[in-house]
Overview: A computed fold for a 267-nucleotide RNA from a Tissierellaceae bacterium, annotated as Bacterial large signal recognition particle RNA. The gene name in the source record is ffs. The source organism's lineage runs through Bacteria, Bacillati, Tissierellia, Tissierellales and Tissierellaceae. The prediction has a mean pLDDT of 75.
RNA sequence: CCGUGCUAGAUGGGGAGGUAGCGGUGCCCUGUUACCUGCAAUCCGCUACAGCAGGAUUGAAUUCCCGGCUUAGGCUUCUCUGCUGUGAGGUCUGCCUCGAAAAAGUGGCGUUGACGGUUGGGUCCCACGCAACGGAAACUCAUGAACCUCGUCAGGUCCGGAAGGAAGCAGCGAUAAGUGAAACUUUUCGUGUGCCGUGGGUCAGCCUGGCCCGAGUUAACUGUUCGGGUAACGCUCGGAGCAGGAUUGACGAAGCUGGGUGCACGG
Numbered sequence: 001c002c003g004u005g006c007u008a009g010a011u012g013g014g015g016a017g018g019u020a021g022c023g024g025u026g027c028c029c030u031g032u033u034a035c036c037u038g039c040a041a042u043c044c045g046c047u048a049c050a051g052c053a054g055g056a057u058u059g060a061a062u063u064c065c066c067g068g069c070u071u072a073g074g075c076u077u078c079u080c081u082g083c084u085g086u087g088a089g090g091u092c093u094g095c096c097u098c099g100a101a102a103a104a105g106u107g108g109c110g111u112u113g114a115c116g117g118u119u120g121g122g123u124c125c126c127a128c129g130c131a132a133c134g135g136a137a138a139c140u141c142a143u144g145a146a147c148c149u150c151g152u153c154a155g156g157u158c159c160g161g162a163a164g165g166a167a168g169c170a171g172c173g174a175u176a177a178g179u180g181a182a183a184c185u186u187u188u189c190g191u192g193u194g195c196c197g198u199g200g201g202u203c204a205g206c207c208u209g210g211c212c213c214g215a216g217u218u219a220a221c222u223g224u225u226c227g228g229g230u231a232a233c234g235c236u237c238g239g240a241g242c243a244g245g246a247u248u249g250a251c252g253a254a255g256c257u258g259g260g261u262g263c264a265c266g267g
Stems, first nucleotide, its partner, number of pairs: 001267006009058003012030004020047005035055005064260006073251001075249001079245006086238004094233001096229006104222003107218003116212008124201006130194002132191007140181004149174004157166003
């Protein structure tokens, strides 16, 4: 160096999680040659040499062991952006809303004279008076008492010898109580009937008339300024979750690469 046979070893690995720790089943990532059977998340089996039990294949090197490079993937630190939902804030902050100021725009009024000034009246209040209206009463006229009103009292009755007298019904007349009547007159009460007469108050608002002045005025809406209110939304702060980017740390499959590693027999 070659051939034959055997053994150590190998027949996936990793991440998170779980665990005192290790591995497995389960979840996730990765390698196209991806051993089989049983156990197992209310876990199963072990103890730092860390799955247990049984079987099969391969087997000293591109296949086993160690290191380096590279790097899928997940985990972690700090931070940024976005989304979801939550708590607080009206001394940040818009939307919304209230009040005030001013007058840029729109609109209204204005040479048929705005605004302003002056003066009168009404509407507002009070006092007194008057009128009207409504109600009541009186007055006036008419009517009105079988008897219990009056006057006159026919007839009749009574007293008287007579003369003459008395009471008195009906009738007639006049009246009381009462009833009716259009208006006039008088008294009384009331009233957003009249402002009719006086005087006063108010000097704020509205309407209206006269005179003066000569071009703006108003603040309804929009915009502006100031001061309040409001936590639904935007905004600010806090905390939670998810996604993406970036960063830190450790782990890390597959791939590439360097090195290392038995035994027996024969030639």